[in-house]
Notes:
Model confidence (mean pLDDT): 81 of 100. The RNA shown here (transfer RNA) has 74 nucleotides and comes from Rivularia sp. PCC 7116. It matches the Rfam family "tRNA". Its family is annotated with triplet codon-amino acid adaptor activity in the Gene Ontology. The organism belongs to Rivularia, within Bacteria. A source record names the gene tRNA-Arg-ACG-2-1.
RNA sequence: GAGAACGUGGUGUAAUCGGAUAACAUUUCAGACUACGAAUCUGAAGAUUGUAGGUUCAAUUCCUACCGUUCUCG
Numbered sequence: 001g002a003g004a005a006c007g008u009g010g011u012g013u014a015a016u017c018g019g020a021u022a023a024c025a026u027u028u029c030a031g032a033c034u035a036c037g038a039a040u041c042u043g044a045a046g047a048u049u050g051u052a053g054g055u056u057c058a059a060u061u062c063c064u065a066c067c068g069u070u071c072u073c074g
Base pairs, nucleotide, nucleotide: 001073002072003071004070005069006068007067010026011025012024013023019057027045028044029043030042031041032040050066051065052064053063054062
């Protein structure tokens, strides 16, 4: 320099052919339980879906550019 894949709560992953309030686990906080903890149970918090545009009645999903990570080729 060229090409490909990926980017979603603090972390790890879902989300079907474009359609309903973005789901699950973990984490954190509070409560219950306990002599105190751990474990367990209950509840809550936590996401501008990498950024900016475009298409569409409607975008995590499709298109374009850019940024970042990884891989391949030279």